[in-house]
RNAcentral holds the full RNA, with entries from SILVA. The part of an RNA shown here (large-subunit ribosomal RNA, domain IV) has 325 nucleotides and comes from Stylophora pistillata. Its Rfam family is "Bacterial large subunit ribosomal RNA". Gene Ontology terms of the family: ribosome and structural constituent of ribosome. Taxonomically the source falls in Stylophora (Eukaryota, Metazoa, Cnidaria, Scleractinia).
Context: one part of a larger RNA
RNA sequence: UCAUGGCUAAGGAAUUAGGCAAAAUUGCUCCGUAACUUCGGGAGAAGGGGCGCCUGUUUAUUCAGGUUUCAGUUAAUAGGUUCAGGCGACUGUUUAUCAAAAACACAGGGCUCUGCGAAGGCGAAAGCCGAUGUAUAGGGUCUGACACCUGCCCGGUGCUGGAAGGUUAAUUGGAGGGUUUAGCAUUAGCGAAGGUCUGAAAUGAAGCCCCAGUAAACGGCGGCCGUAACUAUAACGGUCCUAAGGUAGCGAAAUUCCUUGUCGGGUAAGUUCCGACCUGCACGAAUGGUGUAACGAUCUGGGCGCUGUCUCAGCCAUGAUCUCG
Numbered sequence: 001u002c003a004u005g006g007c008u009a010a011g012g013a014a015u016u017a018g019g020c021a022a023a024a025u026u027g028c029u030c031c032g033u034a035a036c037u038u039c040g041g042g043a044g045a046a047g048g049g050g051c052g053c054c055u056g057u058u059u060a061u062u063c064a065g066g067u068u069u070c071a072g073u074u075a076a077u078a079g080g081u082u083c084a085g086g087c088g089a090c091u092g093u094u095u096a097u098c099a100a101a102a103a104c105a106c107a108g109g110g111c112u113c114u115g116c117g118a119a120g121g122c123g124a125a126a127g128c129c130g131a132u133g134u135a136u137a138g139g140g141u142c143u144g145a146c147a148c149c150u151g152c153c154c155g156g157u158g159c160u161g162g163a164a165g166g167u168u169a170a171u172u173g174g175a176g177g178g179u180u181u182a183g184c185a186u187u188a189g190c191g192a193a194g195g196u197c198u199g200a201a202a203u204g205a206a207g208c209c210c211c212a213g214u215a216a217a218c219g220g221c222g223g224c225c226g227u228a229a230c231u232a233u234a235a236c237g238g239u240c241c242u243a244a245g246g247u248a249g250c251g252a253a254a255u256u257c258c259u260u261g262u263c264g265g266g267u268a269a270g271u272u273c274c275g276a277c278c279u280g281c282a283c284g285a286a287u288g289g290u291g292u293a294a295c296g297a298u299c300u301g302g303g304c305g306c307u308g309u310c311u312c313a314g315c316c317a318u319g320a321u322c323u324c325g
Stems, first nucleotide, its partner, number of pairs: 001320008010311002014309001019306001027051005036041001038145001052067005068072001080304007087296002092104002108143007120129003146291004151221003156218002158214005165209003172202001176198005183190002222240005249283001250280001261277005
């Protein structure tokens, strides 16, 4: 000097990003126990009293009396608690070896495919899984208990259905053309049949165009101007554009740039926190919206208790570092 333990006057979070770490609480028993609530919980809520030994007594470790220590669950074992908020309902799962969470899963909800030799998947195939199942089943996808709900848009993309027309492959088709040469002309040339190389019209399915439907499919959900007898604001009106212009609910939010917004609360003092407001840069309804008891080694803020975290250090024990041998 370091490590690990132990103790500390007065104060008691002043420390710090943050009570990190430590301290405190702790057992049994009696009394007592709030908001809220899905009536199960919350709850060991919180907060109090008792605990040894002796004598007598009792069904009883029950009751009464006595007695003693600084201290009687005398050591060890052995919850700190509370208020408010965010997120996720919950128990679970996860980055073996820096992340345990608000991520994943979940019961519940929806959409969609699938009639059985099912759809889907593995496999050149045989075959197998699905399933020795059969739509109260199986696959895919999204959401994620529960409560109240889930608005408008089908123009784009996708999916489903439709089939009149347009477009369209191979195919079928074979008009016409090139080449070859018997022949005819004899100057250029023309050129049957056959062979060969091509080849127009016409025919021609799905798809696409087209016509509908569909958003718990992918997704989307406006601007400008004016207006009320103080002012301000605009229930109201005008106009442009759109497929439709964001409904309910929530809102400086895990989302708010300006921003430490403004007001209120808490503090002597609060960029955090809680309650409001709404001017939502850039919330919003199963990429779910808003609530919510219980739950959480979750995150945020406050209180009580408690303490060497600190004011501000000190002492002790053990081990190591260091020097000599």